[in-house]
RNA sequence: CGAAGGUCGUCGCCUAAUCGCCACAGCGAGCCGGGGAACCACGCACCAGGGGUGAGUCCGCGAAAGCGGUAGGGAUCUUCCGUCCCGAACCCGUCAGCUAACCCGGUAGGCGGCUGACGGAAGGACGC
Numbered sequence: 001c002g003a004a005g006g007u008c009g010u011c012g013c014c015u016a017a018u019c020g021c022c023a024c025a026g027c028g029a030g031c032c033g034g035g036g037a038a039c040c041a042c043g044c045a046c047c048a049g050g051g052g053u054g055a056g057u058c059c060g061c062g063a064a065a066g067c068g069g070u071a072g073g074g075a076u077c078u079u080c081c082g083u084c085c086c087g088a089a090c091c092c093g094u095c096a097g098c099u100a101a102c103c104c105g106g107u108a109g110g111c112g113g114c115u116g117a118c119g120g121a122a123g124g125a126c127g128c
Base pairs, nucleotide, nucleotide: 010113011112012111013110014109018029019028020027021026030107031106032105033104034103035102040097049095050092051091052090053089058069059068060067061066072086073085074084075083077123078122079121080120081119082118
């Protein structure tokens, strides 16, 4: 001097995932989700159960593993187009429409700043 990796700090991205109390734990604030009247909605009964968080569902093939699509989500100011990536996992336990009061729970993780913070168009914001 160069390359690769790691740690700390800093600025950001996805997300409800943030902030404060020195720190862990815990608590509080904020944010998010669930349960739960009336009114409204729904309506023969039973079985194959059903419901929820989340973008993460559904279809075809297959004994399965898996493969190919797909609703949907993401790509760093916003929208559109192109292109690319993801399209998981978990919980309740036979029970849940909506829902004031009220009650309960969550506040994990994964990445970027050389290399996808991609290419194009339009718009906005800020500064001079």
Description: A computed fold for a 128-nucleotide RNA from Asanoa ishikariensis, annotated as c-di-AMP riboswitch aptamer (ydaO/yuaA leader). Rfam family: c-di-AMP riboswitch aptamer (ydaO/yuaA leader). Its family is annotated with regulation of gene expression and cyclic-di-AMP binding in the Gene Ontology. Lineage of the source: Bacteria > Bacillati > Actinomycetes > Micromonosporaceae > Asanoa. Model confidence (mean pLDDT): 76 of 100. Of the family's consensus pairs, 96% are formed in the model.